[in-house]
RNA sequence: GCCCAGUUAGCUCAGUGGUAGAGCUAUCGGCUGUUAACCGAUCGGUCGUAGGUUCAAGCCCUACACUGGGCG
Numbered sequence: 001g002c003c004c005a006g007u008u009a010g011c012u013c014a015g016u017g018g019u020a021g022a023g024c025u026a027u028c029g030g031c032u033g034u035u036a037a038c039c040g041a042u043c044g045g046u047c048g049u050a051g052g053u054u055c056a057a058g059c060c061c062u063a064c065a066c067u068g069g070g071c072g
Base pairs, nucleotide, nucleotide: 001071002070003069004068005067006066007065010024011023012022013021018055026042027041028040029039030038048064049063050062051061052060
């Protein structure tokens, strides 16, 4: 220098154009003699950045940044 994959909640990850979700963590509550476990609820997102396409973009296109891998 070129190619490929990835970037979404504190963490691990879903989400194949039409209102962004799950598990774990955290907080609160229930249960229990107490703790753990279990059950319920709540909190938590500029979807890496900037443009573009579209009535509508996490999703499609372009550039860039970062992480990992490959080639030279």
Molecule: transfer RNA
Organism: uncultured Erysipelotrichaceae bacterium